[in-house]
Molecule: small-subunit ribosomal RNA
Organism: metagenome
């Protein structure tokens, strides 16, 4: 510091997601040790049990125990010492500890104030403590009660209580004085009234207490400026309310309370209401600013079962005190009582989740005490928990046969891996044994703890896991699975070769942890103060006026509020940073320093802002003189047109449309003429012309009226800009009431169109459109661009004005102000674009935006008669939605062009029969593949067996075929026999080669047998592939380098103007070149020359023949096949011509690529082929391999494609007569001749081929047929034959005779062809024993018609345009309906919670009143009084009840 994700790609906008850090955590897997921390975030839910606040006998009287003294016989009595202590009394219990419910508040933080206050214990100072009195608990007796608790009578003490005295002193009153202050007060002096006290211990000294007063320290109360969450869908709130006076109350100010008086007070700077929440130091994060949090530790507050209340006290309205009410729980003798863990442990419950009913007061601190001491769940420790942070370890070194084993493999190897084993070493930890602290002070005393630590011994011994490995993101393979199971933070993986699922091996990252989940910050400049935007991405209010608010021209002076600087005070400690110490280090912790932001006081500065005063004129406004205008309102008026009415003329149609029909019309329309009525709107002028704030405004005239501009530079003197709220205006439609209504026209009716047509088109037609009055308040109310001001190169139109030049007057020109357009510089912008009329550069103010959908919605409020408007969410859901531009593709968009694409023609197909292929169906099998064009006489250039892959049956198992190793023998090739359908099985005979050796024989080779490796597979996947092929398409295209342009995808080049068959060529051009294609080079063919001369040729010459026959001679011609020539727009004319090129012409065999062929760019279709071949993976292995016999591929109700033959007379039949080319031929072609009606047979010349052979038909000549299902047509069937072959039954071809079917030119639709072409005729070849060939590939003969033209159909090319398409129009995509699920709104009502107002009732309690009952202290001789208490009443009031929100 960024990354992933919208697209085919790009830039931008924008959201979502990830990598980091953190946690009082939890969950999963795993787990060795130690240190330091931390540990109910939920139910402020309920609590069993124990403990958490007592202490003082040196305040007091008693009681009890122990020891002891004296007296006594003893009981006992009187003491002394000591211990314990219920009660009285004192101090404490208001601290410490817990919790965060409430609280949005002077609660907290911070700064001040208190001249408005208090303060026990402690410290300092001053003064004092004299004299009396009356009670009461305890105790005793009686008594009530289950208990808890009481009652009555009697006794008694005090540092308990009371009275008197004294008064340093204090309060109060009065008088005087008095500094200060805004003004009081305080202080000082005098006088008067009133107001204190307690004793205890000690032999003593003395000490501890007591009273009054002043001061201090520490603590507290109250007041105060500033700061402190969300909602405006909470906008008005308030009667003790705001203030005053008087009084009460308090330690003290104050409506704190009461009475009276006044009517105030708060609020857009957010009152009131609602929601949420303890606040701070700090903690987490962040570069910071911020954002989030408020566990542990520290400070403050609040609370103590819930609500209320006071008492005591220095302090409480009191966690372990009291009273009352309520809920809950417990005890009960049912009468009544008791209780409050949000103290420490612990229990139940809740929950994802949070510990021991431990030890000790040794330390620190606290209470009491003179002290010893007692108490202390504060605290110190221990226990549990990887909950966190930090540290340590699980060994170290050597060790390659790179062991075994696992995994992978291209089978060679690689990897786990120096890893292990093995050898050597060490002992942190661990186990055993021993020693053993600091923490404790002047002695003893240690919970922790026999702990930390140290020493010795033992032995590698006791100790590694988790997640991940598609990208982000470090880390890859195999197998399994097969859109299944599953994964997933986002994008997304999985449909048979998954690096994404599961497992394994390996790897990566962390490591006693690792992952997941949750939450916060960051990344996110994604609420933007730092630091964003609003023309089109979300975003400028429809427009104006304008209060508050914000901001504000020039100069001078004062002031010093803001601002800036210095000094100073505060900003607790801890935390943080730096330095430095202590634990072996670290975490942790001690010391020192620093920073921090805010605030107070004071001094100073005066640039800017503010404020006060003075001045100015350029902002703003006014005055005067002119100007233009559909600016607004009211009234009037004009002509054209439409419609209607009346009348005339006139007759059959009219009207309307793509075409029609509905409609109107013989009751007289339309048309036309005349007259009249009525409403609405104003042609031409008219213009990116004018006016207005916007909406908007259009004949003419009159009246009223707003604004703008220009000129003069006379006046005022900052009077200004913007504007939340507010107010006004605001198209169309719509609403209310009343008019009006010609035309037009929602709705509606009819006619068409259509599959339908609730639409578009046509005929009608009502609201409405118009007027008056009033609502509505919205629009793509748009320049999608808020208002105002300033500044910043230009050009050119136009409207209004002014000045100048100019003219007779104009025009025109120059300058300038204001408006309105276009083009463009810089600059800006994501781009498009904007560009002095800014979207440039700045200023002021307002409005608005923060992913898409839900949603211009719901609820609530406000407005409205309604329709509805305005303000405006959430749940849920998606990973995008979007802007601009790019390349394609597409369009029933446009332009240009081409093609047998259409048109013009010729011949067909579709109907018939037959052949062939396919589908379907059938079958044991009918093997497989090809399926729009681009499958279907296709693979197949030839299925009777074979082929053959299919089926049935019979067989073989190292195999029909290859290689290697081992083995076996005499057998192998071949023959014979048996069996059999054959294959096969069984049996039998059977030659050998080489080397060594005399030989037997041995070894080797070949062969066989057997065994192991392996062979084999036309089994699957053409969507794993190579190769080859089809198609677009022989269409003219497809690209690259460099340069240039663009942020970029990309563009340019390749576009443009011409031209071409062509991206062919020319010209132009930020392009210049180049490549693959086009063309040419190649082959065939057309002309000529030269060469060649047999097997070809035969003109001439000789001989010969019946002959054009044979021989010679010859190579002239034809021909053969080789080399050349020829054609290049080369020449001429011509064109809008610059060229390219086009048109015409000459010459020429051929003329503008002469004709034909071969040749197929980048790519597209996951096109075709695993069955031609090759090949990865998978599958079979006595079978999915191999052999054989027979069958099938030929089956047949049907459907389609493609051929053949026909339907006839341009024909058929018969007879006669001619003329080819290219091929083929030795297991072959086969002549003549003979036989046969014929297929064919016999025959065998010649031919290994320019020599011989196969070998022509249509045509032509003549004859017949005479329009007939025929002398057309030939299917089908019967019989008889021929040929090939082992074999023609399934299932071949051919011949003869006989038979003679359908068919008389073919519906919709559809194919081919532009010249030697179509059509038509025959010939040849491959395959091949034969043949289904009518096919395929070639050859020659005869030989046409037509093309005006490019509107249309199909396909294609180039340019351009739109696009929400990009698996690209066979695209994308909208709505209803059906079913299911989820979330939300409404709903008669109903329930719960919170809360307002009013009323009733009213506990405890303070206060006041009363007090006839009761009472010790004081007075009084007494009666009685003073004073007090109970009781009662009143006010207030918690809870409760009721009503209504």
């Nucleotide at each position: 510091a960024g990354a992933g994700u919208u697209u085919g790609a790009u830039c931008c906008u924008g959201g979502c997601u990830c990598a980091g850090g953190a946690u009082g955590a939890a969950c999963g897997c795993u787990g060795g040790c130690g240190g330091c921390g931390u540990g109910c975030u939920u139910a402020a839910u309920a609590c069993a049990u124990g403990c958490a606040a007592g202490u003082c006998g040196a305040a007091c009287g008693g009681a009890g125990g122990u020891a002891u003294g004296u007296a006594g016989c003893a009981a006992u009595a009187c003491g002394u010492a000591u211990c314990u202590u219920a009660g009285u009394g004192g101090c404490g219990a208001a601290c410490g500890g817990g919790u965060g419910a409430g609280u949005a508040a002077c609660a907290c933080g911070u700064u001040g104030g208190u001249g408005a206050c208090c303060u026990a214990c402690c410290c300092c100072a001053g003064a004092g403590a004299g004299g009396g009195g009356g009670a009461u608990a305890a105790c005793a007796g009686c008594u009530c009660g289950a208990a808890a608790g009481g009652g009555c009578u009697g006794c008694u003490a005090a540092u308990a209580c009371c009275c008197c005295a004294u008064g340093u002193c204090g309060u109060c009153a009065u008088g005087g004085u008095g500094c200060u202050u805004a003004g009081a007060a305080a202080g000082c002096c005098a006088u008067g009234c009133c107001g204190a006290a307690a004793g205890g211990u000690g032999c003593a000294a003395a000490c501890c207490g007591c009273u009054c007063u002043g001061g201090g320290a520490g603590g507290g109360g109250c007041c105060u400026g500033c700061g402190u969450c969300c909602c405006a869908u909470c906008a008005g709130c308030u009667a003790g309310u705001u203030g005053g006076u008087a009084g009460g109350g308090u330690a003290a100010u104050g409506g704190c309370c009461u009475a009276c008086c006044a009517a105030g007070g708060c609020g857009a700077c957010g009152a009131c209401g609602g929601g949420u929440a303890g606040g701070g130091g700090a903690c987490c994060u962040g570069a910071g600013a911020g954002g989030g949090u408020g566990a542990c530790c520290c400070c403050c507050c609040a609370c103590a079962c819930u609500g209320g209340c006071a008492c005591u006290g220095a302090a409480a309205c009191a966690c372990g005190g009291g009273c009352c009410a309520g809920a809950c729980a417990c005890c009960u003798a049912c009468g009544g009582g008791u209780g409050g863990c949000a103290g420490c442990a612990g229990u139940a419950g809740g929950g994802a989740a949070u510990a021991u009913u431990g030890c000790a007061c040794a330390a620190u601190g606290g209470g009491c005490g003179a002290a010893a001491g007692c108490c202390u769940g504060a605290u110190g420790c221990a226990g549990c928990a990887a909950c966190g942070c930090c540290g340590c370890g699980u060994g170290c070194g050597c060790g390659a046969u790179g062991a075994a084993g696992g995994c992978c493999u291209u089978c060679g190897g690689g990897u786990c891996g120096u890893a292990a084993a093995g050898c050597g070493c060490u002992u942190u930890u661990c186990g055993g044994g021993g020693a053993g602290a600091u923490g404790a002070g002047g002695a003893a005393g240690g919970a922790c703890a026999g702990u930390a630590u140290c020493c010795c011994c033992g032995g590698a011994a006791u100790a590694a896991g988790g997640a991940u490995c598609g990208g982000c993101u470090a880390a890859c393979u195999a197998c399994g699975u097969g859109c299944c199971a599953g994964c997933a933070g986002c994008c997304g993986c999985g449909g048979u070769a998954a690096a994404a699922c599961g497992u394994a091996g390996g790897a990566u990252c962390c490591g006693a942890g690792c992952g997941u989940u949750a939450u916060c910050c960051g990344a996110a400049u994604u609420c933007a103060c730092u630091g964003g935007g609003c023309g089109u991405a979300a975003a400028g209010c429809g427009c104006g006026u304008g209060c508050a608010g914000g901001c504000g021209g020039u100069c001078c002076g004062g002031u010093a509020a803001g601002u800036u600087g210095g000094a100073u005070g505060u900003g607790a400690a801890a935390u943080c940073u730096c330095c430095u110490g202590g634990c072996u280090c670290a975490a942790c912790u001690g010391g020192g320093a620093g920073a921090g932001g805010a605030c107070g006081u004071u001094c100073a500065a005066u640039a800017c802002u503010g404020u006060c005063g003075g001045a100015c004129u350029c902002g703003a406004g006014g005055a005067c003189g002119g100007u233009a205008g559909a600016g607004g309102g009211a009234g009037g008026u004009a002509g054209a047109a439409u419609u209607c009415c009346c009348g005339g003329u006139g007759u059959a149609g009219u009207g309307g449309u793509g075409a029609a029909a509905u409609g109107c019309g013989u009751a007289g329309a339309u048309a036309u003429c005349g007259g009249g009525a009525g409403g609405a709107a104003u042609a031409c002028c008219a213009g990116u012309g004018g006016c207005g704030a916007a909406g908007g405004c259009g004949g003419c005239c009159u009246c009223c009226u707003g604004g703008a501009c220009c000129g003069u530079u006379c006046c005022u003197g900052a009077c200004g800009c913007u504007c939340a709220g507010a107010c006004g205006c605001g198209a169309a439609a719509g609403c209310u009431a009343g008019g009006g209504g010609a035309g037009c026209a929602a709705a509606c009716g009819g006619g068409a169109u259509u599959a339908g047509a609730a639409a578009c088109c046509c005929c009608g037609g009502u609201a409405g459109u118009c007027c008056u009055a009033g609502c509505c308040g919205u629009a793509a109310a748009c320049u999608a661009u808020g208002u105002a001001g300033a500044c910043u190169u230009g050009g050119u139109g136009u409207c209004g004005g002014u000045g100048g030049u100019g003219u007779a007057a104009a025009a025109a020109c120059c300058a300038u102000c204001g408006g309105u357009g276009c083009c463009g510089u810089a600059g800006c912008u994501a781009a498009c674009g904007c560009g002095u009329u800014a979207a440039g550069u700045c200023u002021a103010c307002c409005g608005c935006c923060u992913g898409g959908g839900g949603a211009c919605u719901a609820c609530g409020g406000c407005c409205g008669c309604a329709a509805g408007g305005u303000u405006a969410a959430a749940a849920c859901u998606c990973a995008a939605a979007g802007g601009a531009a790019u390349u394609g593709a597409c369009g029933g968009g446009g332009g240009c062009c081409c093609g047998c694409a259409c048109a013009a023609g010729c011949a067909g197909c579709g109907g018939a029969g037959c052949g062939u292929g396919u589908g379907g169906u059938u079958u044991a099998a009918u093997u497989c593949g090809a399926u729009g064009u681009u499958a279907c006489g296709c693979g197949a250039a030839g299925a009777a067996c074979c082929u053959u892959a299919c089926c049935a049956g019979g067989g073989u198992u190292u195999g029909a075929c290859a290689u290697g190793c081992a083995u076996c023998u005499c057998u192998a090739a071949g023959g014979c026999g048996g069996u059999g359908a054959a294959a096969g099985c069984c049996g039998u005979c059977g030659a050998g080669u080489g080397u060594a050796g005399c030989a037997a024989u041995a070894c080797a080779c070949a062969a066989u047998u057997u065994g192991c490796a392996c062979a084999g597979g036309u089994g699957c996947u053409g969507c794993a592939u190579g190769g080859c092929u089809g198609u677009c398409g022989u269409c003219a295209g497809c690209u690259c380098g460099u340069g240039u342009c663009g942020u970029g995808a990309g563009a340019u080049g390749u576009u443009g103007g011409g031209u071409u068959a062509a991206g062919u060529c020319c010209c132009g051009c930020a392009a210049c070149g180049a490549g693959c294609g086009c063309a040419a080079c190649c082959c065939c063919u057309g002309u000529g020359u030269c060469c060649u001369g047999u097997u070809g040729c035969c003109a001439c010459c000789c001989c010969u023949u019946a002959a054009u026959u044979g021989g010679g001679a010859g190579c002239a011609c034809u021909c053969u096949g080789g080399a050349c020539a020829g054609a290049c727009u080369g020449c001429c004319c011509u064109g809008u011509g610059a060229a390219a090129c086009g048109g015409g012409g000459a010459g020429g065999a051929a003329g503008g690529u002469g004709g034909g062929g071969a040749u197929g760019a980048c790519g597209u279709c996951a096109a075709g082929u695993c069955a031609g071949c090759a090949u990865g993976g998978c599958c079979c292995u006595u079978a999915c391999a191999c052999c054989c016999u027979g069958g099938g591929c030929u089956g047949c109700a049907c459907a389609c494609g493609u051929a053949c033959u026909a339907c006839a007379a341009u024909g058929c039949u018969c007879a006669g007569u001619a003329c080819a080319g290219a091929a083929c031929g030795a297991g072959c072609c086969g002549a003549a001749g003979c036989c046969g009606c014929g297929a064919g047979g016999c025959g065998g010349a010649g031919g290994u081929a320019a020599u011989c052979c196969c070998a022509a038909a249509a045509a032509c000549u003549g004859a017949g047929c005479c329009c007939a299902a025929u002398u057309c047509g030939g299917a089908u069937u019967g019989c008889a034959g021929g040929c090939u072959g082992c074999a023609a039954c399934u299932c071949g071809c051919c011949u003869g005779c006989a038979u003679g079917a359908a068919g008389c030119u073919g519906g919709a639709a559809u194919c081919g062809c532009u010249a030697g072409u179509a059509a038509u005729g025959c010939c040849g070849u491959a395959u091949c024993a034969g043949c289904u060939a009518c096919g395929a590939c070639g050859g020659c003969g005869u030989g046409a018609a037509u093309a005006c033209g490019u509107u249309c159909c199909c396909g294609g090319g180039c340019c351009u345009u739109g696009u929400a398409c990009a698996c690209a129009c066979c695209g994308c995509c909208c709505g209803u309906c059906a079913c299911a699920u989820c979330a939300u709104g409404g709903a008669a009502g109903u329930c719960a919670c919170u809360u307002g107002u009013u009323c009733c009732c009213g506990a405890a309690g303070u206060g006041c009143a009363u007090g006839c009952g009761c009472c010790a202290a004081c007075c009084g001789c007494g009666a009685g009084g003073a004073g007090g208490c109970a009781g009662u009443g009143c006010c207030c009031u918690a809870a409760g009840g009721a009503a209504u929100g």